[in-house]
A computed fold for a 715-nucleotide part of an RNA from a marine sediment metagenome, annotated as large-subunit ribosomal RNA, domain II. Its Rfam family is "Bacterial large subunit ribosomal RNA".

Context: one part of a larger RNA
RNA sequence: GCCAGGGAGUUGACGGCAGUGGCGAGGCGAAAGCCGGAGCGAAAGCAACAGCCCGCAGCCCCUUGUGGGUCAGGGGCGUCCUCCGAUAAGGGGGAUUAGUCACUGUCGUCAGACCCGAAGCCGCUGCGAUCUAGGCGCGGGCACGGUGAAGUCGGCCUACCGGCCGAUGGAAGCCGUCAACCGGUGGUGGUCUAUUCCCCUCGGGUGACCCGCGUCUAGGGGUGAAAGUCCAGUCGAGCGCGGCGAUAGCGGGUUCCCCCCGAAAUGUGUCUCAGCACAGCCCUGCUGGAGGUGGAGCACGCGGUAGAGCACUGAUUGGAGGUCACGGGGGAGAAAUCCCUCGCCCUCCUGUCAAACUCCGAAUGCGUGCUCACCGUAGAAGGCAGGAGUCGGGCUCAAGUCGGGUAAGCCGGCUGGCCAUUAUGGGAACGACCAGGACUGAGGUUAAGGUCCCUAAAUCCCGGCUAAGUGUUAAUCCGAAAGGAGUCCCCUCUCUUAGACAGCUGGAAGGUAGGCUUAGAAGCAGCCAUCCUUUAAACAACGCGUAACAGCGGACCAGCCGAGAGGGCAGACUCCGAAAAUGCCCGGGGCUUAAGCCGGGUACCGAGACCUCAGGGCACCUCUCUGUGAGAGGUGAUCCGGUAGGGGGGCGACCGGUCCGGGCAGAAGCACGGCCGUGAGGUCGUGUGGACCGGGCUGGUAUGAAUAUCCUGGU
Numbered sequence: 001g002c003c004a005g006g007g008a009g010u011u012g013a014c015g016g017c018a019g020u021g022g023c024g025a026g027g028c029g030a031a032a033g034c035c036g037g038a039g040c041g042a043a044a045g046c047a048a049c050a051g052c053c054c055g056c057a058g059c060c061c062c063u064u065g066u067g068g069g070u071c072a073g074g075g076g077c078g079u080c081c082u083c084c085g086a087u088a089a090g091g092g093g094g095a096u097u098a099g100u101c102a103c104u105g106u107c108g109u110c111a112g113a114c115c116c117g118a119a120g121c122c123g124c125u126g127c128g129a130u131c132u133a134g135g136c137g138c139g140g141g142c143a144c145g146g147u148g149a150a151g152u153c154g155g156c157c158u159a160c161c162g163g164c165c166g167a168u169g170g171a172a173g174c175c176g177u178c179a180a181c182c183g184g185u186g187g188u189g190g191u192c193u194a195u196u197c198c199c200c201u202c203g204g205g206u207g208a209c210c211c212g213c214g215u216c217u218a219g220g221g222g223u224g225a226a227a228g229u230c231c232a233g234u235c236g237a238g239c240g241c242g243g244c245g246a247u248a249g250c251g252g253g254u255u256c257c258c259c260c261c262g263a264a265a266u267g268u269g270u271c272u273c274a275g276c277a278c279a280g281c282c283c284u285g286c287u288g289g290a291g292g293u294g295g296a297g298c299a300c301g302c303g304g305u306a307g308a309g310c311a312c313u314g315a316u317u318g319g320a321g322g323u324c325a326c327g328g329g330g331g332a333g334a335a336a337u338c339c340c341u342c343g344c345c346c347u348c349c350u351g352u353c354a355a356a357c358u359c360c361g362a363a364u365g366c367g368u369g370c371u372c373a374c375c376g377u378a379g380a381a382g383g384c385a386g387g388a389g390u391c392g393g394g395c396u397c398a399a400g401u402c403g404g405g406u407a408a409g410c411c412g413g414c415u416g417g418c419c420a421u422u423a424u425g426g427g428a429a430c431g432a433c434c435a436g437g438a439c440u441g442a443g444g445u446u447a448a449g450g451u452c453c454c455u456a457a458a459u460c461c462c463g464g465c466u467a468a469g470u471g472u473u474a475a476u477c478c479g480a481a482a483g484g485a486g487u488c489c490c491c492u493c494u495c496u497u498a499g500a501c502a503g504c505u506g507g508a509a510g511g512u513a514g515g516c517u518u519a520g521a522a523g524c525a526g527c528c529a530u531c532c533u534u535u536a537a538a539c540a541a542c543g544c545g546u547a548a549c550a551g552c553g554g555a556c557c558a559g560c561c562g563a564g565a566g567g568g569c570a571g572a573c574u575c576c577g578a579a580a581a582u583g584c585c586c587g588g589g590g591c592u593u594a595a596g597c598c599g600g601g602u603a604c605c606g607a608g609a610c611c612u613c614a615g616g617g618c619a620c621c622u623c624u625c626u627g628u629g630a631g632a633g634g635u636g637a638u639c640c641g642g643u644a645g646g647g648g649g650g651c652g653a654c655c656g657g658u659c660c661g662g663g664c665a666g667a668a669g670c671a672c673g674g675c676c677g678u679g680a681g682g683u684c685g686u687g688u689g690g691a692c693c694g695g696g697c698u699g700g701u702a703u704g705a706a707u708a709u710c711c712u713g714g715u
Stems, first nucleotide, its partner, number of pairs: 001715006011111013026035003039046002051077004058070004062065001078096007114253004121243003125240003133217009142207001144176003147172001151168007181204003186200002189198002219235001221231002256650006266279005280390002282387006291375003295372008307360001308358002313354003318349005326343007393419004399415006424435003439615007449605003452589003458602001460601006471591002483576006491568005503560005509533003514528003539554001542553003616640002618636008651704001653701010669688008
């Protein structure tokens, strides 16, 4: 892991609510007494049950219609009690009658309270020093070699103290060491469940040494050459047991079926942010009795955003003018003072900025009313009661918008949509993107998206573009710019048969080498000027060139040629610009007048959508009946996706009561198969098995397993 069995909302008390039943101004209890029949007030205390109107259902009536009458319940106005107040006004609470007891269901409170789970805390509770720490007692062990302290002896020196040499001697937490023994440094060696074992290497090895046996110290205590070490694989407080089912706002799990409805991830508060309470949103029942509304139009109101503006508050460009009291600089003067200038301030013109500026000011929005539309007497709105869950949300430019941030699958907000809790088709795959809301079965038509092959449907039609495999990717998670280039296209300007543009042929002269400058300066170093003539045209010269000339082109003109040429604005597609980490790649193959891109058209494919047929469920209406329900008929375009969750109805198990049945001519159980039911399940047949079993009604429950690193056993 798998299989089998076990395994989680229980029980009691007390309350709330609903249903059913008994009795009823009483109910219950053996009784005491409890609840109800009167309230208000802190208290002293005081103390209610006149009415009138509207009007649903029901019933009745008629001249059937938006009819009338009566009107339980319901509503309104009164009246009454009491409290505050001033003997008021006004207001709070209450009265004009329904309870109580039992059972069932559900919820709450107190209890372990759905089950499992801590780390921990406590106890004059118990067990531990066979591991380990330290102490004590009694014992045991340490090959071999080296060094050679004190002391002693001898000799020598010395006044003394003492010293020197030699020998002897054998000390030491002395030295060496592959002895024993103890240890455990490195090998990130090998092995390995556990600091386990092995190998190489290494430390101690007469000592604070090592070892044995006995004995002592015990849990806030011991022991500790001190590391919070060690105290039996456990130690910043051992282990067992008990308190104990500690507590857990945290984690995991919580067991049969079908039917109806169906959320929230927000607001406020919180020693609160992983939790709660109240509100919001969901469900169920009752009440209520005619209006309701998220849509559209119109009308009347509300507002200070977007935008805009500078009239206020501030910021801010340039200019003009003014005051010159004030500040800086300069000047004149002996001084007073004067002059110039910059600044400040004021006025005008000009150009701007603002979430915390506004002389202004939308769109959208919000409120109220009317009309339309839709919903509603087959019962809406509203009200009351009971049961919840939720208060971690997420995505969304083929949704909009605002704030923070360089940005983010980022953070925060508003209005929608969707996911969450929504399947299905499309998007290659893909919660939230597109289409569209799945009761069951069948047939057809479409949506998004597609129609060369994988792969259902056009190698469809018309026009254009692209030569990069650009592209063949809606977007997201698809990478890109300045700049430069190719092709196509729209518009426009200029020139052009009085011949344009390009090319080819020829000309391009004279005054003059203009003047100046300069060694020189001749169109062409530089400065100044840039005229005149002849001409079809020709510059006092646009470039190259020379030392300076020369020379070569250019402008300009003519000829040849013979029809378009040159420039600009805008647009479409494409190229370069263009570097990233495992295989290039549009989903792939592959595709080039396309199977790419743009525009137009027709057809087809394509969902659970839409249509049609059949069936089921649910809700509602009508009728009937033996009436908590059943049957028949009808309506449903506007019912049948669904997590948390609410409500309803069922299936099965075990044990009773009662009635009825089956069984050795074969019960239960097991195996396989058929049939019935939406389903939980039921039933039949055959085989096995070999003695009990089933059905109706009714009562009861330690009643349903796939998950809890669940428990026990098996494998």